[in-house]
Molecule: transfer RNA
Organism: Candidatus Azambacteria bacterium RIFCSPHIGHO2_02_FULL_52_12
RNA sequence: GGCGCAUUCGUCUAGUGGUCAGGACACUUGGUUCUCAGCCAGGUAACAGGGGUUCGAUUCCCCUAUGCGCUA
Numbered sequence: 001g002g003c004g005c006a007u008u009c010g011u012c013u014a015g016u017g018g019u020c021a022g023g024a025c026a027c028u029u030g031g032u033u034c035u036c037a038g039c040c041a042g043g044u045a046a047c048a049g050g051g052g053u054u055c056g057a058u059u060c061c062c063c064u065a066u067g068c069g070c071u072a
Stems, first nucleotide, its partner, number of pairs: 001071007010025004018055001027043006048064005
């Protein structure tokens, strides 16, 4: 240099065109408890950036960025 894969809440992860983007852990509020932990109920929080296709994009296409791999 060429090619391929990945990028989603703080972390890990699900999601093959239409709904409020779901779950676990963490955090937080309330309950329980003498206190903490645990347990129960709730809450906050995410689609790497830009463009295109489409009535509609996390999803399909292109470019860019970052990481990993293969190859010369």